[in-house]
Context: one part of a larger RNA
RNA sequence: UGACGGGGACCCGCACAAGCAGCGGAGCGUGUGGUUUAAUUCGAAGAUACGCGAAAAACCUUACCAAGACUUGACAUCGUACGACAGGCGUAGAGAUACGCUUUUCCGUAGCAAUACGGACGUAUAGACAGGUGGUGCAUGGUUGUCGUCAGCUCGUGUCGUGAGAUGUUGGGUUAAGUCCCGCAACGAGCGCAACCCUCAUAAGCAGUUGCCAAUAUUAAGUUAGGAACUCUGAUUAGACUGCCGUGGAUAACACGGAGGAAGGUGGGGAUGACGUCAAAUCAUCAUGCCCCUUACGUCUUGGGCUACACACGCGCUACAAUGGCUACUACAAAGAGCAGCAAUCCCGCGAGGGUGAGCGAAUCUCAUAAAAGUAGUCUCAGUUCAGAUUGUGGGCUGCAACCCGCCCGCAUGAAGAUGGAGUUGCUAGUAAUCCCGAAUCAGCAUGUCGGGGUGAAUGCGUUCCCGGGUC
Repeated sequence: UGACGGGGACCCGCACAAGCAGCGGAGCGUGUGGUUUAAUUCGAAGAUACGCGAAAAACCUUACCAAGACUUGACAUCGUACGACAGGCGUAGAGAUACGCUUUUCCGUAGCAAUACGGACGUAUAGACAGGUGGUGCAUGGUUGUCGUCAGCUCGUGUCGUGAGAUGUUGGGUUAAGUCCCGCAACGAGCGCAACCCUCAUAAGCAGUUGCCAAUAUUAAGUUAGGAACUCUGAUUAGACUGCCGUGGAUAACACGGAGGAAGGUGGGGAUGACGUCAAAUCAUCAUGCCCCUUACGUCUUGGGCUACACACGCGCUACAAUGGCUACUACAAAGAGCAGCAAUCCCGCGAGGGUGAGCGAAUCUCAUAAAAGUAGUCUCAGUUCAGAUUGUGGGCUGCAACCCGCCCGCAUGAAGAUGGAGUUGCUAGUAAUCCCGAAUCAGCAUGUCGGGGUGAAUGCGUUCCCGGGUC
RNA backbone atom coordinates (compact mmCIF):
# COMPACT_ATOMS: atom_id res chain seq x y z
C1' U A 1 0.00 0.00 0.00
C1' G A 2 -3.44 -3.86 -0.31
C1' A A 3 -6.18 -8.20 1.14
C1' C A 4 -8.75 -10.43 5.15
C1' G A 5 -11.94 -10.35 10.19
C1' G A 6 -18.09 -14.86 13.14
C1' G A 7 -14.29 -5.58 14.08
C1' G A 8 -17.17 -0.71 13.72
C1' A A 9 -20.07 3.17 10.78
C1' C A 10 -22.78 4.35 6.17
C1' C A 11 -25.01 2.80 1.39
C1' C A 12 -26.87 -0.32 -2.75
C1' G A 13 -28.86 -4.83 -5.50
C1' C A 14 -35.46 -9.65 -6.52
C1' A A 15 -29.94 -10.10 -1.58
C1' C A 16 -33.53 -10.95 2.33
C1' A A 17 -38.49 -9.75 3.70
C1' A A 18 -43.87 -9.29 1.47
C1' G A 19 -46.14 -11.91 -2.62
C1' C A 20 -47.05 -14.94 -7.31
C1' A A 21 -45.55 -19.08 -10.31
C1' G A 22 -42.24 -23.03 -10.23
C1' C A 23 -38.11 -26.86 -9.58
C1' G A 24 -37.02 -31.09 -6.10
C1' G A 25 -41.93 -36.59 -6.48
C1' A A 26 -44.33 -38.94 -11.98
C1' G A 27 -43.80 -39.92 -17.49
C1' C A 28 -41.20 -38.11 -21.53
C1' G A 29 -37.42 -34.71 -24.14
C1' U A 30 -32.47 -32.97 -23.86
C1' G A 31 -27.34 -32.22 -21.84
C1' U A 32 -23.68 -34.28 -18.36
C1' G A 33 -21.29 -37.90 -15.04
C1' G A 34 -20.59 -42.99 -14.55
C1' U A 35 -20.58 -47.70 -16.67
C1' U A 36 -20.39 -50.39 -21.16
C1' U A 37 -18.26 -50.68 -26.00
C1' A A 38 -14.27 -52.30 -31.73
C1' A A 39 -15.77 -47.04 -31.29
C1' U A 40 -19.43 -44.94 -27.93
C1' U A 41 -14.70 -38.49 -31.51
C1' C A 42 -13.26 -33.87 -28.93
C1' G A 43 -13.87 -29.68 -25.83
C1' A A 44 -16.78 -27.05 -21.60
C1' A A 45 -16.24 -28.31 -14.80
C1' G A 46 -18.46 -23.95 -8.23
C1' A A 47 -20.56 -19.13 -8.99
C1' U A 48 -18.64 -18.05 -14.66
C1' A A 49 -19.54 -26.58 -17.23
C1' C A 50 -24.23 -29.59 -17.82
C1' G A 51 -31.30 -27.64 -24.42
C1' C A 52 -23.11 -25.30 -23.54
C1' G A 53 -19.50 -25.13 -28.78
C1' A A 54 -23.96 -27.96 -31.99
C1' A A 55 -28.79 -21.85 -35.93
C1' A A 56 -30.49 -29.34 -37.14
C1' A A 57 -25.26 -36.65 -36.06
C1' A A 58 -29.87 -41.79 -41.07
C1' C A 59 -25.30 -41.14 -45.63
C1' C A 60 -22.66 -36.51 -45.71
C1' U A 61 -21.47 -33.68 -41.48
C1' U A 62 -17.42 -36.78 -38.59
C1' A A 63 -12.86 -35.39 -36.04
C1' C A 64 -14.12 -41.99 -33.51
C1' C A 65 -14.10 -47.69 -34.72
C1' A A 66 -13.72 -52.12 -38.19
C1' A A 67 -12.49 -53.64 -42.95
C1' G A 68 -10.74 -52.53 -47.99
C1' A A 69 -7.35 -49.19 -50.61
C1' C A 70 -3.47 -44.85 -52.02
C1' U A 71 1.74 -42.78 -51.23
C1' U A 72 4.37 -35.92 -54.44
C1' G A 73 -0.70 -37.69 -52.35
C1' A A 74 -7.93 -35.14 -51.62
C1' C A 75 -5.39 -29.51 -51.82
C1' A A 76 -0.82 -25.41 -53.43
C1' U A 77 3.83 -23.85 -56.25
C1' C A 78 7.99 -25.40 -59.35
C1' G A 79 11.08 -29.19 -63.48
C1' U A 80 10.78 -32.82 -67.62
C1' A A 81 7.91 -35.80 -71.13
C1' C A 82 3.30 -36.77 -73.51
C1' G A 83 -1.77 -35.19 -75.65
C1' A A 84 -5.03 -36.47 -73.81
C1' C A 85 -8.44 -36.30 -69.76
C1' A A 86 -13.39 -35.96 -69.05
C1' G A 87 -18.03 -38.05 -70.98
C1' G A 88 -20.97 -42.66 -72.58
C1' C A 89 -21.41 -48.18 -72.29
C1' G A 90 -19.96 -52.95 -70.24
C1' U A 91 -17.46 -56.45 -66.59
C1' A A 92 -15.62 -57.41 -61.32
C1' G A 93 -16.34 -55.28 -56.48
C1' A A 94 -19.60 -53.23 -50.41
C1' G A 95 -17.60 -49.07 -52.61
C1' A A 96 -13.11 -46.55 -53.29
C1' U A 97 -11.15 -48.62 -57.54
C1' A A 98 -9.40 -51.79 -61.64
C1' C A 99 -9.97 -53.51 -66.71
C1' G A 100 -12.17 -53.35 -71.70
C1' C A 101 -14.89 -50.81 -75.77
C1' U A 102 -16.23 -46.08 -77.83
C1' U A 103 -14.65 -40.98 -78.46
C1' U A 104 -10.57 -37.49 -78.59
C1' U A 105 -7.69 -31.49 -76.88
C1' C A 106 -8.75 -26.07 -76.39
C1' C A 107 -6.96 -20.74 -76.68
C1' G A 108 -3.41 -16.86 -78.39
C1' U A 109 0.84 -15.18 -81.65
C1' A A 110 3.75 -16.10 -86.43
C1' G A 111 2.82 -18.82 -90.94
C1' C A 112 -0.45 -20.77 -97.35
C1' A A 113 0.62 -25.18 -94.79
C1' A A 114 3.71 -28.46 -92.07
C1' U A 115 5.17 -26.60 -87.75
C1' A A 116 7.39 -23.35 -83.78
C1' C A 117 6.66 -20.55 -79.24
C1' G A 118 3.52 -19.24 -75.00
C1' G A 119 -0.79 -20.32 -71.99
C1' A A 120 -5.01 -23.42 -70.12
C1' C A 121 -6.49 -28.45 -68.85
C1' G A 122 -5.14 -33.49 -67.99
C1' U A 123 -1.83 -37.80 -67.49
C1' A A 124 3.04 -39.99 -66.27
C1' U A 125 7.54 -39.21 -63.56
C1' A A 126 11.67 -36.96 -60.05
C1' G A 127 12.17 -34.43 -55.76
C1' A A 128 11.71 -29.85 -53.17
C1' C A 129 7.32 -30.18 -50.53
C1' A A 130 2.07 -30.85 -49.33
C1' G A 131 -1.03 -32.68 -45.29
C1' G A 132 -2.22 -33.46 -39.65
C1' U A 133 -9.64 -31.57 -35.81
C1' G A 134 -1.69 -34.70 -33.50
C1' G A 135 0.58 -32.10 -28.34
C1' U A 136 1.20 -27.62 -25.52
C1' G A 137 -4.61 -21.98 -24.11
C1' C A 138 1.05 -22.88 -18.42
C1' A A 139 4.84 -20.21 -25.17
C1' U A 140 1.00 -16.71 -27.98
C1' G A 141 -2.42 -13.30 -31.25
C1' G A 142 -7.47 -12.71 -31.82
C1' U A 143 -12.17 -13.61 -29.55
C1' U A 144 -15.18 -14.62 -25.09
C1' G A 145 -17.10 -15.46 -19.89
C1' U A 146 -16.98 -13.29 -14.91
C1' C A 147 -16.72 -9.63 -10.88
C1' G A 148 -20.29 -5.63 -13.20
C1' U A 149 -23.32 -1.24 -16.29
C1' C A 150 -20.44 -2.17 -10.11
C1' A A 151 -18.47 3.43 -9.72
C1' G A 152 -14.57 3.06 -9.79
C1' C A 153 -9.06 3.19 -12.01
C1' U A 154 -5.16 6.59 -12.89
C1' C A 155 -1.81 10.69 -14.60
C1' G A 156 0.95 15.73 -14.88
C1' U A 157 2.71 19.63 -11.90
C1' G A 158 2.86 21.21 -6.86
C1' U A 159 3.11 20.12 -1.56
C1' C A 160 4.21 16.56 2.61
C1' G A 161 7.33 12.19 4.03
C1' U A 162 14.69 9.76 4.81
C1' G A 163 11.66 6.18 2.14
C1' A A 164 7.76 2.73 0.59
C1' G A 165 4.13 6.30 -0.31
C1' A A 166 0.48 10.18 0.90
C1' U A 167 -2.28 14.38 -0.85
C1' G A 168 -5.62 15.25 -5.11
C1' U A 169 -9.84 10.73 -4.88
C1' U A 170 -10.52 12.36 2.25
C1' G A 171 -14.50 15.77 4.89
C1' G A 172 -20.19 18.22 5.17
C1' G A 173 -24.41 17.45 2.02
C1' U A 174 -26.50 15.17 -2.53
C1' U A 175 -27.07 11.58 -6.61
C1' A A 176 -28.55 5.85 -10.25
C1' A A 177 -23.32 7.59 -10.65
C1' G A 178 -15.66 10.07 -8.36
C1' U A 179 -23.43 12.93 -10.24
C1' C A 180 -23.24 17.74 -8.59
C1' C A 181 -22.55 21.66 -4.65
C1' C A 182 -19.66 23.56 -0.51
C1' G A 183 -15.11 23.22 2.05
C1' C A 184 -9.91 21.87 1.87
C1' A A 185 -2.18 22.08 -0.15
C1' A A 186 -3.74 21.33 -3.66
C1' C A 187 -4.54 22.92 -9.06
C1' G A 188 -5.78 20.60 -13.43
C1' A A 189 -6.32 16.36 -16.79
C1' G A 190 -7.34 11.24 -18.81
C1' C A 191 -10.07 6.24 -19.02
C1' G A 192 -14.93 5.14 -17.02
C1' C A 193 -20.52 7.72 -15.41
C1' A A 194 -23.93 10.77 -18.22
C1' A A 195 -25.02 12.60 -23.17
C1' C A 196 -24.36 11.90 -28.48
C1' C A 197 -26.71 6.13 -31.53
C1' C A 198 -31.23 2.59 -32.30
C1' U A 199 -36.29 1.54 -30.80
C1' C A 200 -41.30 2.42 -28.38
C1' A A 201 -44.83 6.44 -26.58
C1' U A 202 -47.20 12.50 -28.80
C1' A A 203 -47.76 16.07 -32.60
C1' A A 204 -46.85 18.88 -37.17
C1' G A 205 -45.97 19.84 -42.25
C1' C A 206 -44.44 16.59 -46.62
C1' A A 207 -45.68 12.08 -49.56
C1' G A 208 -50.55 8.81 -50.92
C1' U A 209 -49.61 2.90 -53.74
C1' U A 210 -49.86 -2.35 -53.35
C1' G A 211 -52.07 0.46 -47.66
C1' C A 212 -56.75 3.62 -45.80
C1' C A 213 -62.56 4.84 -46.41
C1' A A 214 -65.60 10.13 -43.51
C1' A A 215 -68.88 12.27 -47.35
C1' U A 216 -71.11 10.72 -52.96
C1' A A 217 -72.32 6.66 -56.27
C1' U A 218 -71.59 1.33 -56.79
C1' U A 219 -70.57 -3.99 -55.22
C1' A A 220 -71.33 -10.46 -52.79
C1' A A 221 -66.72 -7.94 -51.08
C1' G A 222 -62.75 -0.86 -50.18
C1' U A 223 -65.13 -4.52 -55.21
C1' U A 224 -64.98 -0.25 -58.63
C1' A A 225 -65.33 5.10 -59.59
C1' G A 226 -63.80 8.75 -56.42
C1' G A 227 -61.45 11.00 -51.97
C1' A A 228 -56.40 12.76 -49.15
C1' A A 229 -60.02 13.59 -43.97
C1' C A 230 -58.94 9.09 -40.65
C1' U A 231 -55.72 4.48 -39.94
C1' C A 232 -51.13 3.23 -41.59
C1' U A 233 -46.47 3.58 -43.95
C1' G A 234 -41.36 6.65 -43.62
C1' A A 235 -37.90 10.35 -44.28
C1' U A 236 -37.81 15.31 -41.81
C1' U A 237 -38.91 18.47 -37.69
C1' A A 238 -40.82 19.73 -32.85
C1' G A 239 -41.17 18.03 -27.83
C1' A A 240 -38.78 17.10 -21.44
C1' C A 241 -34.74 21.13 -19.71
C1' U A 242 -36.16 20.39 -12.50
C1' G A 243 -37.79 25.00 -17.77
C1' C A 244 -42.38 27.19 -14.29
C1' C A 245 -44.88 27.63 -9.06
C1' G A 246 -44.70 26.35 -3.74
C1' U A 247 -42.13 24.11 0.64
C1' G A 248 -37.57 22.38 2.83
C1' G A 249 -32.23 23.08 2.36
C1' A A 250 -26.40 26.48 3.61
C1' U A 251 -28.74 32.19 -0.59
C1' A A 252 -25.89 25.78 -2.97
C1' A A 253 -26.31 21.06 -5.08
C1' C A 254 -30.64 18.73 -4.43
C1' A A 255 -35.31 16.61 -2.27
C1' C A 256 -40.75 16.67 -1.82
C1' G A 257 -45.48 18.50 -3.67
C1' G A 258 -48.10 21.00 -7.75
C1' A A 259 -49.37 23.11 -12.69
C1' G A 260 -49.26 22.45 -17.78
C1' G A 261 -48.29 18.16 -20.86
C1' A A 262 -48.85 12.35 -25.02
C1' A A 263 -44.73 11.77 -21.87
C1' G A 264 -41.66 14.39 -15.49
C1' G A 265 -37.44 14.35 -13.08
C1' U A 266 -32.39 8.75 -16.21
C1' G A 267 -40.07 8.59 -19.67
C1' G A 268 -39.79 2.48 -21.06
C1' G A 269 -36.38 -0.94 -23.64
C1' G A 270 -31.71 -1.85 -26.35
C1' A A 271 -26.68 -1.17 -28.02
C1' U A 272 -22.51 0.50 -25.31
C1' G A 273 -18.63 -3.19 -20.39
C1' A A 274 -12.93 1.63 -17.36
C1' C A 275 -7.82 -0.02 -14.91
C1' G A 276 -7.81 -4.85 -13.83
C1' U A 277 -9.13 -10.19 -11.45
C1' C A 278 -9.63 -15.65 -12.20
C1' A A 279 -1.58 -18.64 -15.50
C1' A A 280 -10.58 -18.35 -16.25
C1' A A 281 -12.18 -20.48 -21.61
C1' U A 282 -10.74 -21.49 -26.64
C1' C A 283 -4.09 -24.45 -30.53
C1' A A 284 -11.32 -28.22 -32.69
C1' U A 285 -13.60 -21.11 -35.99
C1' C A 286 -9.17 -18.73 -37.48
C1' A A 287 -3.95 -17.35 -37.03
C1' U A 288 0.65 -18.85 -34.80
C1' G A 289 6.08 -20.28 -31.84
C1' C A 290 8.05 -24.87 -30.35
C1' C A 291 7.54 -30.30 -30.26
C1' C A 292 5.76 -34.70 -32.80
C1' C A 293 3.79 -38.04 -37.43
C1' U A 294 5.50 -38.46 -42.97
C1' U A 295 3.79 -46.02 -47.48
C1' A A 296 1.18 -42.48 -41.74
C1' C A 297 -0.95 -39.37 -36.26
C1' G A 298 -1.76 -37.88 -43.94
C1' U A 299 -5.72 -39.26 -47.88
C1' C A 300 -10.03 -42.17 -50.18
C1' U A 301 -14.15 -45.73 -49.53
C1' U A 302 -18.09 -49.06 -47.44
C1' G A 303 -20.37 -50.28 -42.97
C1' G A 304 -20.78 -49.14 -37.84
C1' G A 305 -20.50 -45.43 -33.79
C1' C A 306 -21.40 -40.26 -31.73
C1' U A 307 -28.66 -42.54 -30.50
C1' A A 308 -25.41 -48.02 -25.82
C1' C A 309 -27.90 -48.27 -20.14
C1' A A 310 -28.07 -51.50 -13.13
C1' C A 311 -27.53 -45.96 -12.08
C1' A A 312 -26.68 -40.32 -10.43
C1' C A 313 -27.28 -34.94 -11.47
C1' G A 314 -28.70 -30.26 -14.35
C1' C A 315 -32.26 -27.80 -17.71
C1' G A 316 -37.07 -28.32 -19.91
C1' C A 317 -42.02 -30.31 -21.84
C1' U A 318 -46.75 -32.73 -20.42
C1' A A 319 -49.84 -33.72 -16.48
C1' C A 320 -52.19 -34.97 -11.94
C1' A A 321 -58.16 -31.96 -13.59
C1' A A 322 -64.44 -28.73 -12.82
C1' U A 323 -60.93 -21.32 -12.72
C1' G A 324 -61.41 -28.18 -15.93
C1' G A 325 -62.12 -32.03 -20.25
C1' C A 326 -65.05 -32.76 -24.75
C1' U A 327 -68.55 -31.11 -28.85
C1' A A 328 -70.76 -27.24 -31.89
C1' C A 329 -70.92 -22.13 -33.26
C1' U A 330 -68.32 -17.53 -33.31
C1' A A 331 -64.62 -12.77 -32.65
C1' C A 332 -59.89 -9.85 -32.18
C1' A A 333 -53.07 -9.61 -33.49
C1' A A 334 -48.11 -8.36 -34.21
C1' A A 335 -43.67 -9.64 -36.26
C1' G A 336 -41.63 -12.45 -40.11
C1' A A 337 -40.46 -15.74 -44.55
C1' G A 338 -41.01 -16.99 -49.89
C1' C A 339 -38.40 -18.67 -57.06
C1' A A 340 -34.14 -25.44 -56.79
C1' G A 341 -39.34 -21.00 -53.09
C1' C A 342 -44.41 -19.74 -50.72
C1' A A 343 -48.47 -22.08 -52.90
C1' A A 344 -54.49 -20.18 -53.50
C1' U A 345 -58.77 -22.58 -55.95
C1' C A 346 -61.15 -27.12 -57.23
C1' C A 347 -61.13 -32.60 -56.84
C1' C A 348 -59.74 -37.29 -53.91
C1' G A 349 -58.73 -39.04 -48.75
C1' C A 350 -61.60 -39.84 -41.63
C1' G A 351 -56.54 -37.87 -41.55
C1' A A 352 -51.26 -37.26 -42.38
C1' G A 353 -51.37 -36.18 -47.39
C1' G A 354 -52.10 -36.69 -52.94
C1' G A 355 -53.62 -34.58 -57.91
C1' U A 356 -54.24 -29.82 -60.38
C1' G A 357 -51.52 -25.54 -60.51
C1' A A 358 -54.07 -19.36 -60.35
C1' G A 359 -51.11 -15.58 -58.19
C1' C A 360 -46.55 -13.70 -56.20
C1' G A 361 -39.12 -11.94 -56.36
C1' A A 362 -44.46 -9.68 -52.85
C1' A A 363 -47.81 -2.99 -47.96
C1' U A 364 -50.48 -6.28 -54.26
C1' C A 365 -50.03 -13.09 -54.13
C1' U A 366 -49.02 -17.12 -50.62
C1' C A 367 -47.56 -19.37 -45.91
C1' A A 368 -52.29 -18.00 -42.75
C1' U A 369 -57.95 -20.72 -39.51
C1' A A 370 -54.12 -16.95 -34.36
C1' A A 371 -55.04 -19.44 -29.57
C1' A A 372 -56.48 -18.45 -24.83
C1' A A 373 -61.34 -15.35 -24.59
C1' G A 374 -67.00 -15.50 -25.86
C1' U A 375 -71.99 -18.27 -26.61
C1' A A 376 -74.69 -23.04 -26.15
C1' G A 377 -74.63 -28.14 -24.68
C1' U A 378 -72.53 -32.30 -22.06
C1' C A 379 -69.46 -34.80 -18.20
C1' U A 380 -70.38 -34.54 -11.79
C1' C A 381 -65.29 -35.73 -8.49
C1' A A 382 -64.07 -41.16 -10.37
C1' G A 383 -57.49 -43.04 -11.69
C1' U A 384 -62.83 -40.65 -14.50
C1' U A 385 -65.30 -38.33 -21.06
C1' C A 386 -58.51 -36.52 -16.19
C1' A A 387 -53.72 -37.75 -17.95
C1' G A 388 -51.29 -39.43 -22.02
C1' A A 389 -46.31 -42.94 -21.58
C1' U A 390 -45.85 -47.69 -23.77
C1' U A 391 -47.09 -51.28 -27.32
C1' G A 392 -49.76 -53.59 -31.72
C1' U A 393 -51.40 -52.60 -36.60
C1' G A 394 -52.54 -49.99 -41.12
C1' G A 395 -50.96 -45.76 -43.80
C1' G A 396 -48.43 -40.72 -45.40
C1' C A 397 -43.92 -37.55 -46.36
C1' U A 398 -38.74 -36.30 -47.21
C1' G A 399 -34.61 -38.55 -49.15
C1' C A 400 -29.80 -43.05 -53.34
C1' A A 401 -31.36 -44.98 -48.58
C1' A A 402 -35.70 -44.31 -42.58
C1' C A 403 -32.97 -51.94 -39.79
C1' C A 404 -29.43 -49.86 -36.34
C1' C A 405 -31.53 -44.23 -36.23
C1' G A 406 -36.45 -39.49 -38.89
C1' C A 407 -41.15 -36.88 -38.61
C1' C A 408 -46.47 -37.19 -39.18
C1' C A 409 -51.71 -39.56 -39.49
C1' G A 410 -55.85 -43.33 -38.42
C1' C A 411 -57.61 -47.38 -35.33
C1' A A 412 -56.60 -50.16 -31.00
C1' U A 413 -53.81 -50.21 -26.24
C1' G A 414 -54.21 -47.10 -22.17
C1' A A 415 -48.62 -47.02 -17.68
C1' A A 416 -46.86 -43.71 -13.79
C1' G A 417 -49.26 -39.61 -11.92
C1' A A 418 -54.05 -37.60 -6.21
C1' U A 419 -49.77 -31.03 -6.39
C1' G A 420 -44.46 -33.57 -4.69
C1' G A 421 -39.02 -34.43 1.76
C1' A A 422 -34.74 -31.71 3.02
C1' G A 423 -33.80 -27.98 0.04
C1' U A 424 -33.94 -24.56 -4.11
C1' U A 425 -35.13 -20.96 -8.78
C1' G A 426 -37.38 -16.75 -11.38
C1' C A 427 -39.98 -12.25 -11.15
C1' U A 428 -41.31 -5.14 -8.89
C1' A A 429 -45.72 -3.80 -14.40
C1' G A 430 -47.74 -4.29 -19.54
C1' U A 431 -43.55 -7.38 -15.32
C1' A A 432 -44.83 -12.59 -13.35
C1' A A 433 -48.24 -16.13 -14.93
C1' U A 434 -50.84 -17.89 -19.11
C1' C A 435 -52.19 -18.32 -24.70
C1' C A 436 -50.95 -18.79 -29.53
C1' C A 437 -47.83 -16.92 -34.10
C1' G A 438 -43.16 -16.52 -36.81
C1' A A 439 -37.92 -17.10 -38.09
C1' A A 440 -32.83 -19.00 -38.35
C1' U A 441 -30.57 -23.94 -39.00
C1' C A 442 -32.97 -27.21 -42.60
C1' A A 443 -34.09 -32.50 -48.24
C1' G A 444 -36.54 -34.32 -43.76
C1' C A 445 -36.53 -33.71 -38.30
C1' A A 446 -37.82 -28.35 -32.38
C1' U A 447 -40.65 -29.74 -25.78
C1' G A 448 -34.37 -26.13 -27.73
C1' U A 449 -32.89 -21.05 -29.35
C1' C A 450 -34.06 -16.17 -31.12
C1' G A 451 -38.12 -12.86 -32.09
C1' G A 452 -43.67 -11.30 -32.18
C1' G A 453 -48.10 -10.08 -30.25
C1' G A 454 -53.11 -11.59 -27.01
C1' U A 455 -55.07 -11.88 -21.86
C1' G A 456 -52.97 -9.89 -17.60
C1' A A 457 -52.08 -10.13 -11.58
C1' A A 458 -50.26 -10.20 -6.30
C1' U A 459 -46.81 -7.89 -3.04
C1' G A 460 -42.97 -4.45 -1.50
C1' C A 461 -43.68 -2.95 6.42
C1' G A 462 -38.73 -2.48 6.02
C1' U A 463 -32.88 -3.41 6.08
C1' U A 464 -32.31 -7.32 12.06
C1' C A 465 -30.63 -11.55 9.25
C1' C A 466 -28.51 -14.80 4.34
C1' C A 467 -25.63 -13.68 -0.47
C1' G A 468 -22.87 -10.22 -3.59
C1' G A 469 -20.94 -5.27 -4.14
C1' G A 470 -19.22 0.07 -2.91
C1' U A 471 -17.02 4.06 0.66
C1' C A 472 -14.59 5.42 5.32
This is a predicted structure of a 472-nucleotide part of an RNA (small-subunit ribosomal RNA, 3' major domain) from an uncultured bacterium.
It matches the Rfam family "Bacterial small subunit ribosomal RNA".
The coordinates come from a structure-prediction model, not an experiment, and the mean pLDDT is 85.